[in-house]
RNA sequence: GCUGGCGUAGCUCAGGGGUAGAGCACGUCCUUGGUAAGGACGGGGUCGGAGGUUCGAUUCCUCUCGCCAGCACCA
Numbered sequence: 001g002c003u004g005g006c007g008u009a010g011c012u013c014a015g016g017g018g019u020a021g022a023g024c025a026c027g028u029c030c031u032u033g034g035u036a037a038g039g040a041c042g043g044g045g046u047c048g049g050a051g052g053u054u055c056g057a058u059u060c061c062u063c064u065c066g067c068c069a070g071c072a073c074c075a
Base pairs, nucleotide, nucleotide: 001071002070003069004068005067006066007065010024011023012022013021018055026042027041028040029039030038048064049063050062051061052060
């Protein structure tokens, strides 16, 4: 340099056009003499960034940034 994959909550990941979810973690409450476990409720996300298409984009297209892998090139 070329090609491909990934980027979504604090962490691990789903969701692949109709306005975002799970598990764990976190907070409050219940239960206990007190912990742990268990249960109920809750907070937390401009979906890496910028454009485009669309009535509507996390999703499709282009560019770009980061990480990973493969291939190639130079000394």

A computed fold for a 75-nucleotide RNA from a mine drainage metagenome, annotated as transfer RNA. It matches the Rfam family "tRNA". The RNAcentral record of the sequence draws on ENA. Its mean pLDDT, the model's own confidence on a scale to 100, is 82.